[in-house]
RNA sequence: ACACAUGCAAGUUGAACGGUCCGUCCAGACGGAAUCUUUCGGGAUGAAGUAGGGACAGCGGGCAGUAGCGGACGGGUGAGUAACGCGUGAGCAACCUAUCUUUCAGCCAGGGAUAACCAGGCGAAAGCCUGGCUAAUCCCUGAUAAAAUUAAGGCAAGGCAUCCUGGAUUAAUCAAAGGUGGUGAGAGCCAUCACUGGGAGUUGGGUUCGCGUCGGAUUAGCUAGCUGGUGAGGUAACGGCUUACCAGGGCUACGAUCCGUAGCUGGUCUGAGAGGACGAUCAGCCACACUGGGACUGAGACACGGCCCAGACUUCUACGGAAGGCAGCAGUGGGGAAUCUUCCGCAAUGGGCGCAAGCCUGACGGAGCAACGUCGCGUGAGUGAAGAAGGCUUUCGGGUUGUAAAGCUCUGUCCUUAGGGAAGAACAGUCUAUAGAGGAAAUGUUAUAGAUAUGACGGUACUUAAGGAGGAAGCUCUGGCUAACUACGUGCCAGCAGCCGCGGUAAUACGUAGAGAGCGAGCGUUGUCCGGAAUUACUGGGCGUAAAGGGUAUGCAGGCGGAUAUACAAGUCGGAUGUGAAAGGUGCCGGCUCAACUGGCGGAGUGCAUUUGAAACUGUAUAUCUUGAGUGCAGGAGAGGAAAACGGAAUUCCUGGUGUAGCGGUGGAAUGCGUAGAUAUCAGGAAGAACACCAGUGGCGAAGGCGGUUUUCUGGCCUGCAACUGACGCUGAGGUACGAAAGCCGGGGGAGCGAACGGGAUUAGAUACCCCGGUAGUCCCGGCUGUAAACGAUGGAGACUAGGUGUUGGGGGUUCGAAUCCUUCAGUGCCGGAGUUAACGCGAUAAGUGUCCCGCCUGGGGAUUACGACCGCAAGGUUGAAACUCAAAGGAAUUGACGGGGGCCCGCACAAGCGGUGGAGCAUGUGGUUUAAUUCGAUGCAACGCGAAGAACCUUACCGAGGUUUGACAUCCUGUGCCUAUUUGUGAGAGCAGAGUAUAGGUCUUAGUACCUACACAGAGACAGGUGGUGCAUGGCUGUCGUCAGCUCGUGUCGUGAGAUGUUGGGUUAAGUCCCGUAACGAGCGCAACCCUUAUUCCUAGUUGCCAGCAUUUAAGGUGGGGACUCUAGGGAGACAGCCGGUGAAAGCCGGAGGAAGGUGGGGAUGACGUCAAGUCCUCAUGCCCUUUAUGCCUCGGGCUACACACGUGCUACAAUGGUUGGUACAGAGGGGAGCGAAGCUGUGAAGUGGAGCCAAUCUCAGAAAACCGAUCUUAGUUCGGAUUGCAGGCUGCAACUCGCCUGCAUGAAGCUGGAAUCGCUAGUAAUCGCAGGUCAGCAUACUGCGGUGAUACGUUCCCGGGCAUUGUACACACCGCCCGUCACACCAACCGAGUUAGAUGCACCAGAAGUCACCUGCGGGUGCCGAAGGUGUG
Repeated sequence: ACACAUGCAAGUUGAACGGUCCGUCCAGACGGAAUCUUUCGGGAUGAAGUAGGGACAGCGGGCAGUAGCGGACGGGUGAGUAACGCGUGAGCAACCUAUCUUUCAGCCAGGGAUAACCAGGCGAAAGCCUGGCUAAUCCCUGAUAAAAUUAAGGCAAGGCAUCCUGGAUUAAUCAAAGGUGGUGAGAGCCAUCACUGGGAGUUGGGUUCGCGUCGGAUUAGCUAGCUGGUGAGGUAACGGCUUACCAGGGCUACGAUCCGUAGCUGGUCUGAGAGGACGAUCAGCCACACUGGGACUGAGACACGGCCCAGACUUCUACGGAAGGCAGCAGUGGGGAAUCUUCCGCAAUGGGCGCAAGCCUGACGGAGCAACGUCGCGUGAGUGAAGAAGGCUUUCGGGUUGUAAAGCUCUGUCCUUAGGGAAGAACAGUCUAUAGAGGAAAUGUUAUAGAUAUGACGGUACUUAAGGAGGAAGCUCUGGCUAACUACGUGCCAGCAGCCGCGGUAAUACGUAGAGAGCGAGCGUUGUCCGGAAUUACUGGGCGUAAAGGGUAUGCAGGCGGAUAUACAAGUCGGAUGUGAAAGGUGCCGGCUCAACUGGCGGAGUGCAUUUGAAACUGUAUAUCUUGAGUGCAGGAGAGGAAAACGGAAUUCCUGGUGUAGCGGUGGAAUGCGUAGAUAUCAGGAAGAACACCAGUGGCGAAGGCGGUUUUCUGGCCUGCAACUGACGCUGAGGUACGAAAGCCGGGGGAGCGAACGGGAUUAGAUACCCCGGUAGUCCCGGCUGUAAACGAUGGAGACUAGGUGUUGGGGGUUCGAAUCCUUCAGUGCCGGAGUUAACGCGAUAAGUGUCCCGCCUGGGGAUUACGACCGCAAGGUUGAAACUCAAAGGAAUUGACGGGGGCCCGCACAAGCGGUGGAGCAUGUGGUUUAAUUCGAUGCAACGCGAAGAACCUUACCGAGGUUUGACAUCCUGUGCCUAUUUGUGAGAGCAGAGUAUAGGUCUUAGUACCUACACAGAGACAGGUGGUGCAUGGCUGUCGUCAGCUCGUGUCGUGAGAUGUUGGGUUAAGUCCCGUAACGAGCGCAACCCUUAUUCCUAGUUGCCAGCAUUUAAGGUGGGGACUCUAGGGAGACAGCCGGUGAAAGCCGGAGGAAGGUGGGGAUGACGUCAAGUCCUCAUGCCCUUUAUGCCUCGGGCUACACACGUGCUACAAUGGUUGGUACAGAGGGGAGCGAAGCUGUGAAGUGGAGCCAAUCUCAGAAAACCGAUCUUAGUUCGGAUUGCAGGCUGCAACUCGCCUGCAUGAAGCUGGAAUCGCUAGUAAUCGCAGGUCAGCAUACUGCGGUGAUACGUUCCCGGGCAUUGUACACACCGCCCGUCACACCAACCGAGUUAGAUGCACCAGAAGUCACCUGCGGGUGCCGAAGGUGUG
């Protein structure tokens, strides 16, 4: 591993060689510096330099070429590779190794070619061709041959084997090169570097083997040179490495082949460890060098900066042809989230060549860039309270920032400037000296010592002096996890968020500020890996119900396996040896001022191999045993299986008889059947299916499953005996067999039942439930399917571990025998202890304790799915993902709530009744509508004659208009005593403008117009004010469940816990009232009682009340008197299930007596814990927000009283139980001084007048009404009913138009008892009748009270509400809950899809470059096998 401009990254040797160039050398030419001399005219000598020539005998330097060595090292990258590639340990008696070390032996004689060069030619270039000359450490031949190689025969030692080693013998074959220096007259000799043939070593390589080395089985079969042999070839070497022949092998479930992914390791990160993930830097190995193929050279390559060919790409071109390969160092473009300088130097280390000097070296040493990482340092230190200013906050006092700052006193690391200034350098070379060996000597060589030369970094590290706090702090966070909190802004918006979650007007969670916390030249985010995660569990998990036991058995492989003895030593345990590179990590000791970094030593590296021991356990072998397992003999039970035969009851059908109008069916009906005779009934016949009773948590079977009777065949099980075998056993991936129902194929059969289908009902619909029919099917035979909630939701085997009680089949004992009882096996149930479990539960039939084997699980959905494969006739089955999506899904138990669940109980809840509402008219409230405003609130019960116990003005909050701004009201300050009161004008009024005049009280004293207080006015601001918002920020108050009987606590006990118990149970009550029982014992708030009233009575008291008896009278308890009575109002008594009977354990209940009253006597007050974010910010109080010449305040007028309509609550009626009218009787409880108001008089009346009496048991309101006694009306829109309207009046009030009440006369509407529905009431109650009061100037059908007259309930099945315990639950804002599916639109993901495109790969074939090998050759070349890219076809 995308493409690359430019430069550099591998050369060196002239001491191998010829040549060439230059210098040196020689002679001359030109030249003329300079010197000498001079008669100054000149003369002499003549350097540098220029261009040629010669010499090379010699010396120095360079160059292309020949030749040698090196370009196979060093450097880069990780594409490929799942492989002996790597790691580790062994082997090669199947091997090679240039240079290097050591050793042995040698280095002889001859010959030949060729480059360079010269000449000619071709080409644009790259380059090439022809002819000629020449050298060598180039090439060749010959000699020599100890050794070497090959062959032969023979000896000795060794080895696991093929074999190997050594000595002797014979035959054959194979070498070489010189250079430099010294010396010598020379031949030659010496030294050194080369050279040749061997031996040994070192180093490096090659090759073989054991073990280890990722994922996928939705990859199960792979292989033709493929496995082995023989011959031959080939290689450095073994080998199918190649070839011919022969044989048919080889690999694979311990995972072959195929697919995907990946360089491997030392190590790195993490982790307590075991592990998991990774493989940068550094180091070892491998592979690659544009892609593919190939060889050459060489010791070594099939070669990164070599060659040939093919391909793609790029460049040059004269179009004919050429050239190239940064995954070397820099650098460029592209890609990407992202990764540097086209630097310095060979000074050091290392490498190549060279005798050496030296040359080369982007290896390397350094510098540069980047907070990328690690380490170290700084940004100052001390002092400093007026706790400064400013900021923030506040309860306004303060707090905090904070010794922080300023100020004062210091220091100088880093910094700046100026000086000094390293270590890293020692080899080598040269010179000198000494020593050793060799040599005739010398040169030289080796060793030692001395001298001498060399620094890229770099004027760097370090250091000295001076300067001056000067130049140097950020980032994240502050709800919990998690260290750190307030204010403001915002208002489910903007936003935050790792998880939980935060934000809807008081946000420690958003944003900002202040303060704080953490880390610090960094901090935070993102990504990745490990950890926490025992969440894949070897260490270290599970499978009854949470995910998870295969439907059952059989059984190959595999795993595991009883007792005794002996042997071996594979596993196991110990010792030793080798190895486990270095670096890293770790302990100790050192070096840079410390540290990071680094040096030394040790230990570790849990591994592998070899060797030597041990023998308990496992294993193996041998021998034995009987308890596991099996056999035998004797008995036993059974719906075990298969086949055949038989039986009765029932159903349906057919035939015949009797018989007549219905039958059948349902909640009720209808469809259906029936006068063509049904149903019913009798007789006969046919057919199919299933077997009542027995029958049983009984039996049998591996499971599915098996049920009439008999026969035949057959499997298993149990008991007893202890004769036989002698571990023969357990489990069991795959495999095989069986396997309910439904379904399928073929053939039969078909009575009943009965999917589909038809019809009738039900219903909003009813593709259902119900009814009438009815086809497949159900049955039999043969074949397939292979699944079920195939469940005990619990795999198999064997062992151990308390009991009790049933039941089935055997055995033993007891007994004369049976029954019973005791005991023992094998099943099958229940309860239960220990133990276990999350709990429920399980508990010898374990879900307990431990062992062996198998299967299965790893969040929910997607998904019992898709794709693929296998099986199937099909239906379908088995195996079995991912994308995407959610933050849960789930189990068990708890407390509630709920249930068209069941049980018990209560209530005017129903029922039994009475009277209403809903229809009419009117009154009143609400909704709606309207309006300038119709103020606001209350809205199922529990809003709607409610707040409002009383809107003409006021009230009043609303609307319009006119005014006002420290205010109508409170406190504080200053000034004045004008104002106020009275009065005038104006105005709708508020107000505005005037007239007019005088302040009041107290204290002190120096007696003053000083001070204080009150009042009034004016002024300034602090503030007042708000019926403006929020009842979902609140207090208080209230409604409601509900006067229902409940709600809780302490201690104890039980439970892991939530919680339970108590409070449940049996009775009883109006009651959690009481009794009994009871792991509970007690207690509190509720119930009841205590309180008020009423019903009886007694005592006390006797006016304003009363009047029995006495007296009197105008006949009125009026008067005298009286306390007896009524009554009044104080105090007592009385009722307690006390007495009697029955019943009961008791509590109590039923009945009776007595009593005024009888079982809480009637009524009232009294309302537990809580629920409804119930109601109220408009009673009041109050947080926050809003408003401040207005949303405050003052006025006048209007509105709250509107009116197509709807609803609630009432009044009056519809009439004769009545209306009208006359007469006449009886209450209670209240009110009265700005009051009630008598008699009398006036008026038809409302009322007026009048004013007695009364602060009330005295006076008054005040005539009670219904009732009763008469009269009249006679069933009609009326003598019912009274709305509406007209006229005339009265009363209250400043004022009755909007908008009051009452009276009289006149008018005389609707309405003839009210649809669906719905309300109240159980006794002095309902119903009916009137009276009074509060509010109030006036206004009552409302409200609150009062008395008069005065009725029905079998009962608890049902409706509604409530209480208790129980049950189910997927509900817990709790059934007004939760929740399912379709459809519409948009988007996302997956699968299929006519097809289209890219890549990988198998097989067959075509063609065939370079090249090796072989052959031929006329030596130019040609042919053949193989062979890359390419092409075709098909997978």

The RNA shown here (small-subunit ribosomal RNA) has 1435 nucleotides and comes from an uncultured organism. The coordinates come from a structure-prediction model, not an experiment, and the mean pLDDT is 83. Rfam family: Bacterial small subunit ribosomal RNA. The sequence is in RNAcentral, with records from ENA, Greengenes and SILVA.